[in-house]
Context: one part of a larger RNA
C1' cells in the first nucleotide's frame, strides 16, 4: 500500500447493487415451513342446492332424505429421500482430476413389442359395548377399492443340456429343448388415460482404480479378519463385507502407526511473477439433524419437521403413565466487541399432487432494519474590496492572515417539498375466433390474473432553499505559530518528546489529507 462477513470512537443528505451470529452443532415460548388426488374407494360429520313432510294465508321455521355440488375423518395412490439449514465429525477414494464396471441399479419421462382372462378372503372408516386423567386404546358385528391373495397364460428370470459367433484375463452375445413367476380398474365426451412383462434411451445413483490433496520424528515400528487362498452366506453389484477351514502373510524412513488440526473444490485476497494466505456470500460434492444405536417402508433413506431402543434435558399428570427436539423462516434467552422483521405475496420462476380448474410451497420474488461494503449524486454557480466588523499573529499610530470567504446582486433547481400523470415485469388459463389433418388433438390470434406499489419514472409549482465532517501538522510524512504546563499532566507505529521560551503534552488560530465519511483496533499478503 491493498484486503475484510469486521468491531469501536466521532460524524452523517440521498440512491443503486450486494452483504449481515466469524462466539454456544448452547437451550428454546409462539406462529408458519409438505401436501395433494372425489377422474381409485366405501361413504356423508359439516356447508350449499333439490325433494318430501309438519306449522303457517305467505315469507319462513323445523324434521327427514346422498338425489346433486362438494367434502371432515378413513382405506388407497403419488409426494414427504427434492427444496431449505449447518460445518459437529472426517487427513478419507471425503474432495479434485482422469479412467473403468465382462461386477451394478434407476420411481416419474421417452421409444418399440406383447398382454390386460378367471376367482377369492379380509380390513379401516361406520355401528354397538367398553378401558384410561390424558396420550392412546380394546372387544364384537358388518362393508368397499387402482388395498391384499390365488389360478391360467411366458418371447423374461433361475437350474440343467445342445449348438454358434466373439473379446482386454475372469469371460460376453445369439439360437434351441425340459421344470416355477403378471395384470386393475375408473371416467365415460367411447377420444383417451391407467395397469403388467420385456428390450432400448435419457437422467440420477452405487462401486473400483492412477495421480493430487495438512502439521509434528521431541510419534519408529504397526497389524489376528490382520494379508492371501478354497468353499459358502449376504448385497442391486464386486469385495474379509461376513463365516468355516488352510497358509503366514500385509504396511513402513518415498514416513507406516500415533497425536494435533481441518469439511473438500470452483474460487477469493495479495503479489510483476513464482509464491503465500483464506474457503463468508454464489455454484458442485460430502457429512450431520438433541447424544448414541438400529432397522422398517420404499425406485431411492438407515430418513431435519418418520418409527423403535438407550441417555441427558424440558414439559403435562388423577403418580398408573405420557409429550418434545428451530444446524427450516421469523422470533426469545444465553454467550459475545459484534450480526436484522415473530413483515407481504404465490404476480413471476421453480417444485409436489391433480385430466383440469386449482390447492400447498418462510423454495422463490418482494418489502423492513444496519454507512457493513462497492459505485454514483448532492450540500450550489457567477459577479462582488471599505480587503468592513471580529478572531489570531508580528519588528505593533502600522502590517499580515482567516479572505472573494461573508454581506450584497444576478442565475440555476440535481436534490428537497407539493400537485398531477404513470409503464414493464403478463408468458397465458377458462372461453371465443380461425387454420391443419380423420369425428378430437395441435398451431395462430383475441381474451382474466400484479405482492412489490401508485413504487421506479415523467411533468408543473415553490424556494439556495433540506444537507460536512474526521484525522493529522518533530523526522519517516503533505501540513507552524501563540498561550498553558514544567520529567508533572501527558504523547508515542519506530526513533523518541516533557526537568521554564515544547513546531512532539493540553487549548487556540492557521494549514495539510481524505470526504458522507474519517480515524483506531484485529487479521492476511
Nucleotide at each position: 500500500g491493498g484486503a475484510u462477513g469486521a468491531a469501536c470512537g466521532c460524524u452523517a443528505g440521498c440512491g443503486g447493487c450486494a452483504g449481515g451470529c466469524u462466539u454456544a452443532a448452547c437451550a428454546c415460548a409462539u406462529g408458519c415451513a409438505a401436501g395433494u388426488c372425489g377422474a381409485g374407494g366405501g361413504g356423508c360429520a359439516g356447508c350449499g342446492c333439490g325433494g318430501u313432510g309438519u306449522a303457517g294465508c305467505a315469507a319462513u321455521a323445523c324434521a327427514c332424505u346422498g338425489g346433486c355440488g362438494g367434502c371432515g375423518a378413513c382405506c388407497g395412490g403419488c409426494g414427504g429421500a427434492a427444496g431449505g439449514g449447518u460445518g459437529c465429525g472426517u487427513a478419507a477414494c471425503g474432495c479434485g482430476u482422469g479412467a473403468g464396471c465382462a461386477a451394478c441399479u434407476u420411481g416419474c419421462c421417452c421409444g418399440u413389442c406383447a398382454c390386460u382372462g378367471g376367482g377369492g378372503g379380509a380390513u379401516a372408516g361406520g355401528c354397538a359395548c367398553u378401558g384410561g386423567a390424558a396420550a392412546c386404546g380394546g372387544u364384537g358385528u358388518g362393508u368397499a377399492a387402482u388395498a391384499c391373495c390365488c389360478c391360467a397364460u411366458a418371447u423374461g428370470a433361475u437350474a440343467c443340456g445342445u449348438u454358434u459367433c466373439u473379446g482386454c484375463a475372469u469371460g460376453g452375445g445369439g439360437a434351441u429343448g425340459u421344470a416355477u413367476u403378471a395384470a386393475a380398474a375408473g371416467a365415460u365426451u367411447c377420444a383417451u388415460u391407467g395397469g403388467u412383462g420385456a428390450c432400448g434411451g435419457a437422467u440420477g445413483g452405487g462401486c473400483u482404480c492412477g495421480c493430487g490433496u495438512g502439521a509434528c520424528a521431541u510419534u519408529a515400528g504397526c497389524u489376528a479378519g490382520u494379508c492371501g487362498g478354497c468353499g459358502g452366506g449376504g448385497u442391486a453389484a464386486c469385495g474379509g463385507c461376513c463365516c468355516a477351514c488352510c497358509g503366514a502373510g500385509g504396511c513402513u524412513a518415498c514416513g507406516a502407526u500415533g497425536u494435533c488440526u481441518a469439511g473438500g473444490g470452483g474460487u477469493u485476497c495479495u503479489g510483476a511473477g513464482a509464491g503465500g494466505a483464506a474457503g463468508g456470500u454464489c455454484c458442485c460434492c460430502c457429512a450431520c439433524a438433541c447424544u448414541g444405536g438400529a432397522a422398517c417402508u420404499g425406485a431411492g433413506a438407515c430418513a431435519c419437521g418418520g418409527u423403535c431402543c438407550a441417555g441427558a434435558c424440558u414439559c403435562c399428570u388423577a403418580c398408573g403413565g405420557g409429550a418434545g427436539g428451530c444446524a427450516g423462516c421469523a422470533g426469545u434467552g444465553a454467550g459475545g466487541a459484534a450480526u436484522a422483521u415473530u413483515g407481504g405475496u404465490c404476480a413471476a420462476u421453480g417444485g409436489g399432487c391433480g385430466g383440469a380448474a386449482g390447492c400447498c410451497u418462510g423454495a422463490a420474488c418482494c418489502a423492513g432494519c444496519c454507512a457493513u461494503g462497492c459505485c454514483g449524486c448532492g450540500u450550489g454557480c457567477a459577479g462582488g474590496a471599505a480587503u468592513a466588523a471580529g478572531g489570531c499573529c508580528c519588528u505593533a499610530u502600522g502590517g499580515g492572515u482567516c479572505g472573494u470567504a461573508a454581506a450584497c446582486u444576478g442565475c440555476u433547481u440535481u436534490u428537497c417539498u407539493u400537485u398531477g400523470g404513470g409503464g414493464g415485469c403478463a408468458a397465458u388459463a377458462a372461453g371465443g375466433a380461425u387454420c391443419a389433418c380423420g369425428a378430437g388433438u395441435g398451431g395462430u390470434c383475441c381474451g382474466a390474473u400484479g405482492a412489490g406499489a401508485g413504487u421506479a419514472c415523467c411533468a408543473g409549482g415553490g424556494g439556495a432553499a433540506u444537507a460536512a465532517g474526521c484525522a493529522u501538522c518533530g523526522g519517516c510524512u503533505a501540513a507552524c505559530u501563540c498561550c498553558g504546563u514544567g520529567c508533572c499532566a501527558g504523547c508515542a507505529g519506530c526513533c523518541g518528546c516533557g526537568g521554564u521560551a515544547a513546531u512532539a503534552c493540553g487549548g487556540a488560530g492557521g494549514a495539510u489529507g481524505c470526504g458522507a465519511g474519517c480515524g483506531u483496533u484485529a487479521u492476511c499478503c

Small-subunit ribosomal RNA, 5' domain from an uncultured rumen bacterium, 525 nucleotides, folded computationally. Its mean pLDDT, the model's own confidence on a scale to 100, is 82.